[in-house]
Molecule: THF (Tetrahydrofolate) riboswitch aptamer
Organism: chicken gut metagenome
RNA sequence: CAGAGUAGGUACGUCGCGUUAAGUGCCGCGAAAUGGGAUGUCGUUCGCGGACGAAAGGGAAACCUGCGGUGGCGUGCCGCGUCCGUUG
Numbered sequence: 001c002a003g004a005g006u007a008g009g010u011a012c013g014u015c016g017c018g019u020u021a022a023g024u025g026c027c028g029c030g031a032a033a034u035g036g037g038a039u040g041u042c043g044u045u046c047g048c049g050g051a052c053g054a055a056a057g058g059g060a061a062a063c064c065u066g067c068g069g070u071g072g073c074g075u076g077c078c079g080c081g082u083c084c085g086u087u088g
Base pairs, nucleotide, nucleotide: 001088002087003086008078009077010076011075012074013073014072015071016070017068018067019066026050027049028048029047030046031045032044036084037083038082039081040080056065057064058063
């Protein structure tokens, strides 16, 4: 001097969940974890409280097609502020 590596984000694929309304998103309070180590938030998650809110349909049935700013997994791409470590 250059690089590797996080939480996570996004696209696609796949398997689910809900549609008798959870989930997602929003606000407030509290907390936790977060490159290999330490520290840290305007990033992420959890708990409590509050407000708001939806697309259902087909079939004899098994099921099927949708819808939701829906969950998990896989892959591609993106991807730590400071100090130390690490690779060249």